[in-house]
């Protein structure tokens, strides 16, 4: 130094880099080689198992390109529940939905909202590309939540009214 084993820590715009882009050195014609840098800014998101697999929202002086792997999303099944099927109860069936919330769709309003990077200033490291720290400074959208209005669909038995 490499490989194997064991232990600990560490994540979801998360991890990695053989492409590309950029920097340095050599080289000056067979335009290459070596080394390095870069390669996602926050908001939001987890019942269990399996499956497929570019899986929500905006911000940015927009390479945040491209690739590999992964991921709270999606589909199926299961577990436990919610709502509904003229009013109430019970037993079933069906439908969608929820995982502390709960049927589908449409419109409006509120909240969400003190977003972070970027940008500016100061400092540190590096020949450089660039990296890190501190301070200041604004500006989002979606989901979730609350309220209002509306649309369509929608069983059986029994008791009672």
């Nucleotide at each position: 130094u490499c490989a194997a084993u064991u232990u600990a820590a560490a994540a979801a715009g998360c991890g990695c880099c053989u492409g590309g882009a950029c920097u340095a050195u050599a080289g000056u014609g067979u335009a290459u080689a070596u080394a390095g840098u870069u390669g996602a800014c926050g908001a939001g998101g987890a019942g269990a198992g399996g499956g497929a697999g570019u899986a929500u929202c905006g911000a940015a002086c927009g390479g945040u390109c491209g690739g590999c792997g992964g991921a709270u999303g999606c589909c199926c099944u299961c577990c436990g529940g919610u709502u509904g099927u003229a009013a109430g109860c019970a037993u079933g069936a069906c439908a969608a939905c929820c995982g502390u919330a709960a049927g589908a769709c449409u419109u409006c309003u509120g909240a969400g909202u003190g977003a972070a990077a970027a940008c500016a200033a100061a400092g540190a490291g590096g020949c450089a590309a660039c990296u890190c720290u501190u301070u200041g400074c604004a500006c989002a959208a979606a989901g979730c939540c609350a309220g209002a209005a509306g649309u369509a669909a929608g069983c059986a038995u029994g008791c009672c009214u």

A computed fold for a 161-nucleotide RNA from Halalkalibacter okhensis, annotated as glmS glucosamine-6-phosphate activated ribozyme aptamer. The RNAcentral record of the sequence draws on Rfam and Ribocentre. The model forms 89% of the base pairs in the Rfam consensus. Its Rfam family is "glmS glucosamine-6-phosphate activated ribozyme aptamer". Rfam links the family to the GO terms regulation of gene expression and catalytic activity. Lineage of the source: Bacteria > Bacillati > Bacilli > Caryophanales > Halalkalibacter.